A computed fold for a 1391-nucleotide RNA from an uncultured bacterium, annotated as small-subunit ribosomal RNA. The sequence is in RNAcentral, with records from ENA and SILVA. It matches the Rfam family "Bacterial small subunit ribosomal RNA". Its family is annotated with structural constituent of ribosome and ribosome in the Gene Ontology. Model confidence (mean pLDDT): 83 of 100.

[in-house]
């Protein structure tokens, strides 16, 4: 810095194997070369086998082998050269390498000190090396034993041992003495006493020994400071602290030991446990930190495991010794023999780490006088992309943008792409050939100079493990040489196919359920590249343990409160001091790394060389402000004291009425109680009420109050004694005496616990009656513990202002209690509390704001993600219950706080609406019809499913339609375009067969351009034929589009600027009022706008005005008749107007908006209805109106055609029709509409038929004809409560139309038949006025019809509304939220 907790939003806060750098790595896939570095992080596991410490002969003794000369019995022998192994001795083995057990310690770093040391070799100086002596191994001679290996005899050397001698600048002691110091002292000189050396070797040059002092190396001790976690480890130590003495040590010291004292450490953390070699440095970071500390290089510590000491200058010793253990191995069973954590290599173990190589050329180390030897030190070489570095795999032209490949909207384009091909250049690498190094230094030895006896210069001189390598030259040829990861977001890089919660990815968040940029593959893209990528760890990010640099009201977190030890911090002035502080100087910070210059390998990695740096310690010298320390001195902090007040403050004691129960007595009589209704429960043995008396425990009503005291818990009747606070005031005492406060300590509601008491009321357990599915609960009658005292436990609470304490500042207002001054009083002002409200500030907000969460300062407590858990163990209390301290393992990406818009509420205001009341009629029950569901069927095609599917798609299934089913049949198709043959095209038969169909006759030769007039070509259309392709009512409505349904004609929904808010939003759109309305008026941080209401459009209503046919007729005339003539007054019909706007009054209201009321008006307050449906909501509903992506099917999921099916029927629902009759039902008479329809149609008159209907055919393309007769109503009559003269199913018969065709399956009709069914259970539906209700008339489809269905027309034509408590639905404002897929949500426990 980025990603996750949300719808979205700040802020907290975890999570992230995120992005970034490291790494002794290790794993997959890859691999051309070269330098430089690096390589058992496991099993301090166990080793085969080789090599890693020897050297000197110029210290000693001795001599194999050889050679040469002699000599020979040829077996040898002697002589001399030369010396090998082994032995005595001398130095080395205490270094070089290796490893990290052990160690929390002066181990180690840093600074110091040793007046407490010691140091082989080296350097420097003085001194000195006489003389003597016994001894050993070796060698020879035996002996034991398997064997390592021991052993006796004889003999022998030394620079190996002894002894004398000499000796001091030693050593001890004694005396007496000058100087210095750091306590003990320390150092120089003087004197006496006393003690200890030596070694030869030689080329005679020297080298070696010995004593003594210095120095330098090395090493030893001591000390201040630093040096992991765990207190769920709090007490620890007996040589344990000291003190004298002794012993031992190179040296100090309980190091040791004897006697004595009781000490030492310890919350600043001892003891115990856990874990770990420590540093320089490295990684990481801006730093401070954090991590490692493996390779270099410094200190320790170790050498199988434990322990001891010998030698020796130095060891308790890695390739010495002895003991003991395990373990391996050898063995004649007696006994012996080993130690890779050297270098190589083995095995084991692991995810993992190399050759049983060369060399002493260099460097260096022993040892020698030297040559030289020895050296898995050390230089090199193998092995390993294990890291860092450098370098190649070409370069330049090249555009038909080839071919292929991929995608693609596919005659076509994009991309791989200058990429490739092909042209021309290069040679770094490579192959080959030839040249070839530096690393080497002048050892030894020899000559020359100079000095003058060994030194210095100069010359000559031998030597290369790597290596014929590095690295030059020539030849040849693009020739030999590129991968891995990754592409949903963080994170650069995108698409096609393939899978379909399957396989699988996945760091976090997540991805796949059929259109996967996320899973496999392919293409292209991105990143790094001889590498890329995973996986492990570290550090960053993480300010996420916060010195720098963080918190605690509510996100995690203030201790219940005081109190008060230790510790931290502290008032004013003035003097000393200098520890802290600062400043200057010395020391010291090994080297190497790190940084900067330079320079060397062809550059870099990598190496040299100077400088820097090491922030630190230690030492000094100065400074004095501040903090310490210390004398003095002050009164403001604090305490004391006086005075004057205030309170439910506390302990004990004492009183007081009301109310409740009990108990007696007395009235009095059937209930009382209790509840949402009830029961249980008391009462006639007399109760509930009422009266009087008397007991009893418990609590204190008014007063009482965001009043008071109180450290918190807490505290209320009056009243006394004790006691203790706090306020003011004074300005008397003291004179910083203060603040905080870990550990301790006391006090601590309620509820529990122990004793004894008390016990009225209430009341957990507990018992019963309700309530509930159930009710171990809520509600009701009872009731024990307790509640109440005394004494003693217990120690916790949402002990909360969820807000530790002090102290000081900082703006204002208004209340209250209690003091104080002032004022005659109203009041003013001034201290201490107690409250509400806001400014700045703070703060995620919300809030808070002098009583701070504000601005400092101090102390103290406490938090570090949820869950696990306040859990388990431990441990301390405690009588018990239980508290106090407190963890892991596992698991989650969140959990959690403020705020915000929504949605929800059996939360709330306030409105609305046939939403509930008020009313009529209705469904629900009967027949019937219709549509659903089941069911059934070959099929019963398919879709609509709560409101908003269900007389719904269907405004008409007999065939068709028709998608279903069976059967018969075609396969470039019933339909579309292209290409070849052929042929006009159509028109009529005939045969088969259910029909598609198939086979076949006839007839017909056409338009239109061209011509050479033979022909040719076009176009439409038919027939064949091959493929491109048609088709698909198959599949996703959850891939759409378009259309529509719903909330809803509900009044909303937005925007733009400004404004306020960190923000997501808010303001506006709240708010007072009105409206049918976000209407419209006031007001206001908004001001406007804009889709919605509304108006505009249509019909209606009511006037005027034009214009009259097909309408119309008042007045003339006329007919049967507005029929005609005539009228243009009405009626109507069509234009065009006009009219209602709350315009008028009154009242009410802010004199507004508007509201009631009135008046005129045909109409009044959007007059009535239509049309008109605002962001969105419901993954509503349609892929079968159509379109349409992808998926399927292709002689079949595609077309023909024939019956059949969608009309089934034990059922179940839903909408509807006729009815159950008298407000009727027959019969007769005789009125009144509107508003469509008609030429494939309406069809009139007229005649026939009881009827449907036939017949006719006038008129009519329609204000003209014609459907057409409205019908209830009304008028007369009759029927008289019946399953009827009510209703009209359902059967019979007979017929009518329609139509190829009415069997499944149509309507009518006439006649007969004459079911159910007398008002419908629970529940449910519609309606507010020309509306319910009722009457009837059309029309669409349509041959005909299952039409009662749907759309429209008119006719007669009501009731009721008090109201908004209750249902349902919807606006609003506001509240609560743990919900946001939004209550059909979220979530909790038991089974």
């Nucleotide at each position: 810095g980025a990603g996750u907790u949300u719808g979205a939003u700040c802020a907290u806060g975890g999570c992230u194997g995120c992005a970034g750098g490291a790494u002794g790595a290790a794993c997959g896939c890859u691999a051309g070369c070269g330098g430089c570095a690096g390589g058992c992080c496991u099993a301090a596991c166990a080793c085969a086998u080789g090599c890693a410490a020897g050297u000197c002969g110029a210290g000693g003794g001795g001599g194999a082998a050889g050679u040469u000369a002699c000599u020979u019995u040829c077996g040898g022998g002697u002589a001399a050269c030369a010396g090998a192994g082994a032995c005595c001795g001398g130095c080395g083995u205490a270094c070089g390498g290796g490893u990290g057990c052990g160690u929390a310690a002066c181990g180690c770093g840093u600074a110091u000190a040793c007046a407490a040391u010691c140091u082989g070799c080296c350097c420097u100086u003085c001194a000195c090396u006489g003389g003597g002596g016994g001894a050993u191994a070796g060698c020879c001679c035996g002996a034991a034993g398997a064997a390592a290996u021991u052993u006796g005899g004889a003999u022998u050397a030394a620079u190996a041992c002894c002894u004398c001698a000499u000796a001091g600048u030693a050593u001890a002691g004694u005396a007496a003495u000058a100087c210095g110091g750091c306590a003990u002292c320390g150092u120089g000189a003087u004197a006496c006493u006393a003690u200890u050396a030596a070694a030869g070797c030689u080329u005679a040059g020297g080298u070696g020994g010995u004593g003594a002092a210095a120095g330098a190396u090395g090493a030893g001790u001591a000390u201040g400071c630093g040096u992991u976690c765990u207190a769920u480890u709090a007490g620890u130590u007996a040589g344990u602290u000291g003190g004298a003495g002794a012993g031992g040590u190179a040296a100090c010291g309980g190091c040791u030991c004897c006697c004595c004292a009781a000490g030492g450490c310890g919350a600043u953390g001892a003891u115990a446990g856990a874990u770990a070699g420590g540093g320089g440095u490295u990684c990481u970071g801006a730093g401070a930190g954090g991590g490692a500390u493996g390779u270099c290089c410094c200190c320790c510590a170790c050498a199988c495991u434990g322990g001891u000491a010998c030698u020796g200058a130095g060891a308790u010793a890695c390739g010495g010794a002895c003991c003991a253990g395990a373990c391996u191995c050898c063995u004649a069973c007696g006994g012996g023999a080993g130690g890779c954590a050297g270098c190589a290599g083995u095995g084991a173990g692991g995810a993992a780490u190399a050759u049983u190589g060369g060399a002493c050329a260099a460097u260096g180390g022993u040892c020698g006088g030297a040559a030289g030897a020895c050296u898995g030190a050390u230089c090199c070489a193998g092995c390993c992309a294990u890291g860092c570095c450098g370098c190649g795999u070409g370069c330049a032209g090249g555009a038909u943008g080839a071919a292929g490949g991929u995608c693609u909207u596919a005659u076509g384009g994009a991309u791989u792409g200058u990429a490739a091909a092909c042209u021309g250049c290069u040679u770094u690498u490579g192959u080959a050939a030839g040249g070839g190094a530096a690393g080497a230094a002048u050892a030894a030895g020899g000559g020359c100079u100079a000095c003058g006896u060994g030194u210095a210069g100069u010359u000559u001189g031998a030597u290369g493990a790597c290596g014929g390598u590095a690295c030059c030259u020539u030849a040849c040829g693009a020739a030999u040489a590129a991968g891995c990861a990754u592409c949903g977001g963080c994170u650069a890089a995108c698409u096609c196919c393939g899978u379909g919660c399957c396989u699988g990815c996945a760091g976090c968040c997540g991805c796949g359920g059929u259109a996967a940029u996320a899973c496999g593959g392919a293409g292209g893209a991105u990143g790094c590249g001889a590498g890329c990528g995973u996986u492990a760890u570290c550090c960053g990010g993480a300010a996420u343990c916060a010195u720098u640099g963080g918190g605690u009201u509510u996100a995690a977190a203030g201790g219940g409160u005081c109190u008060g030890u230790a510790g931290g911090c502290g008032g004013g002035c003035u003097g000393g001091u200098a520890a802290g502080u600062c400043a200057g100087a010395g020391g010291u910070g090994a080297a190497a790394g790190c940084g900067c210059u330079c320079a060397g390998c062809u550059c870099a990695a990598c190496u040299g060389a100077g400088c820097a740096a090491c922030u630190g310690c230690c030492u000094u010298u100065g400074a004095a402000a501040c903090u310490g320390u210390u004398g003095g001195u002050c009164u403001u902090g604090a305490a004391u004291g006086g005075u004057u007040g205030u309170g439910a403050a506390g302990u004990a004691g004492u009183u007081g009425g009301a109310a409740u129960g009990u108990g007696u007595a007395g009235u009095g009589u059937a209930g009382c109680g209790g509840u949402g209704a009830a029961a249980u429960g008391c009462u006639u043995a007399g109760a509930u009420a009422u009266u009087a008396c008397a007991c009893a425990g418990a609590a204190c009503a008014c007063c009482g109050a965001u009043a008071g005291c109180g450290a918190a818990g807490g505290c209320a009747u009056a009243u006394u004694a004790c006691u203790a606070a706090c306020a003011a005031u004074u300005g008397a005492u003291u004179g910083a005496c203060g603040c905080u406060g870990a550990u301790g300590g006391a006090c601590g509601a309620a509820a529990g616990c122990g004793u004894g008491g008390g016990g009225a009321g209430c009341g957990a357990a507990c018992a019963g009656g309700a309530u509930u599915a159930g009710a171990u609960a809520c509600c009701c009658u009872g009731g024990u513990a307790g509640u109440c005292c005394a004494c003693g436990c217990u120690g916790u609470a949402a002990a909360c202002g969820a807000u530790g304490g002090a102290u000081a500042c900082u703006a204002g207002c208004u209340g209250u209690u209690u003091g104080g001054a002032c004022g005659c009083g109203a009041g003013u002002u001034u201290g201490a509390g107690u409250g509400g409200c806001u400014a700045a500030g703070c703060g995620a907000a919300a809030g808070u704001g002098a009583u701070a969460a504000g601005u400092a300062u101090c102390c103290c407590a406490c938090c570090u993600g949820g869950g696990g858990a306040g859990u388990a163990c431990g441990u301390u209390c405690g009588c018990a219950a239980g508290a106090a301290u407190g963890a892991a393992a596992c698991u989650c990406a969140a959990a959690g706080g403020a705020a915000u818009u929504g949605a929800c509420g059996g939360g709330g205001g306030c409105c609305c609406g046939c939403a509930c009341a008020a009313g009529c009629g209705g469904u629900g029950g009967a027949g019937c019809a219709u549509g659903u569901g089941g069911u059934u069927u070959a099929a019963u095609u398919c879709g609509a499913c709560g409101c908003a599917a269900c007389g719904c798609g269907a405004g008409g299934a007999a065939c068709c339609u028709u998608a279903c089913c069976a059967g018969c049949g075609u396969u470039u198709g019933a339909c579309a375009u292209c290409u070849u043959a052929g042929g006009a095209a159509u028109g009529a038969g005939a045969u088969a067969g259910a029909g598609a169909u198939a086979u076949u006759u006839c007839a017909g030769u056409g338009u239109c351009c061209u011509u050479u007039c033979g022909g040719g070509g076009a176009a439409a259309c038919c027939u064949a034929a091959a493929g491109a392709c048609a088709g698909g009512u198959g599949g996703u409505g959850c891939a759409u589009g378009g259309c529509u349904g719903u909330c809803g004609u509900c009044a909303g929904c937005u925007c733009g600027u400004g404004u306020c808010g960190u923000g997501a939003g808010a303001u506006g759109u709240u708010g007072g009022g009105u409206u049918a309305a976000g209407u419209c008026c006031c007001g206001c941080a908004a001001c406007g706008a804009g889709c919605g209401c509304a108006a505009c459009c249509c019909c209606u209503u009511u006037c005027g005005u034009a214009u009259g046919u097909u309408a119309c007729c008042a007045u003339c005339a006329u007919u049967a008749a507005g029929u005609u003539g005539g009228g243009g007054a009405c009626u109507c019909a069509u234009g065009c107007g006009a009219u209602a706007c709350u315009g008028c009054c009154u009242a009410c209201g802010a004199u507004g908006a508007g509201u009631a009321g009135g008046a005129g008006g045909a109409a009044g307050g959007u007059g009535g209805g239509g049309a008109u449906g605002a962001c969105g909501u419901c993954a509503a509903g349609u892929c079968a109106u159509c379109a349409u992506g992808c998926c399927c099917c292709u002689u079949a999921u595609a077309c023909g055609c024939u019956g059949g099916g969608c009309u089934a029927c034990a059922c179940a629902c839903g909408u509807g029709c006729u009815a159950c009759a008298a407000u009727g039902g027959g019969u007769a008479g005789a009125a009144c509409a509107g508003a469509g329809a008609g030429u494939u149609g309406c069809a009139a008159a007229g005649c026939c038929g009881u009827g449907a209907g036939g017949u006719g055919g006038a008129g009519c393309u329609a204000a003209u004809c014609u459907c057409a007769g409205a019908a209830a109503a009304c008028u007369a009559u009759u029927c008289u409560u019946a399953g009827u003269u009510c209703g009209g199913a359902u059967u019979g018969u007979a017929c009518u139309c329609u139509g190829c065709a009415a069997c499944u399956c149509g309507a009518g009709u006439a006649c007969a038949u004459g079911a159910a069914g007398u008002u419908g259970g629970a529940a449910u539906c519609g309606c507010u006025a020309g509306u319910a209700a009722u009457c009837g008339c059309g029309a669409a489809u349509c041959a005909g019809c299952a039409a009662u269905g749907u759309c429209g027309c008119g006719g007669u034509g009501a009731a009721u509304a008090c109201g908004u408590u209750c249902u349902c639905g919807g606006g609003u404002c506001u509240u609560g939220u743990a919900c946001a897929c939004a209550c059909c949500g979220c979530c909790c426990g038991u089974c």